This is a predicted structure of a 71-nucleotide RNA (transfer RNA) from a Patescibacteria group bacterium.
This record gives sequence, C1' cells and structure tokens, in this order.
RNA sequence: GCGGGCAUAGUUUAGUGGUAAAACAACAGUUUUCCAAACUGUGGUCGGGUGUCCGAUUCACCCUGCCCGCA
Repeated sequence: GCGGGCAUAGUUUAGUGGUAAAACAACAGUUUUCCAAACUGUGGUCGGGUGUCCGAUUCACCCUGCCCGCA
C1' cells in the first nucleotide's frame, strides 16, 4: 500500500428493517446480632457522520479504533 472482519449497558454477549435484551456487576429493599450468601426491585446501552426507507442496532458510503490475510 491492497483486501477482509468486528464495534450494542461498567464487563461478556444475543438481537439481520417495526417499543433494544440476558447474565454478571452497581444501587435500594427484605432476611441476619453483623458480614457474606439468598430473594425482590431500580437505573443505565446500539463508536461518529451522511444517505435509503413510512420506519435503521439491522441496508449503503465515509471516518475512527481493534483484529486477520496479502504485498
């Protein structure tokens, strides 16, 4: 330099066009003499931009970051 893949909550990951989700973690409550554990509940998320579409996490293009291959 060329090509390809990935980016979703604090972390690990589902979700392939129609109200974004699970586990762990955090916080609050119950329980316990206290802590831990257990149970119940709450908040928090689509890397940035442009486009297509009635509607975009999802499709197209560009940028950024990471990974792989070729030279």

Its Rfam family is "tRNA". Rfam classes the family as a transfer RNA.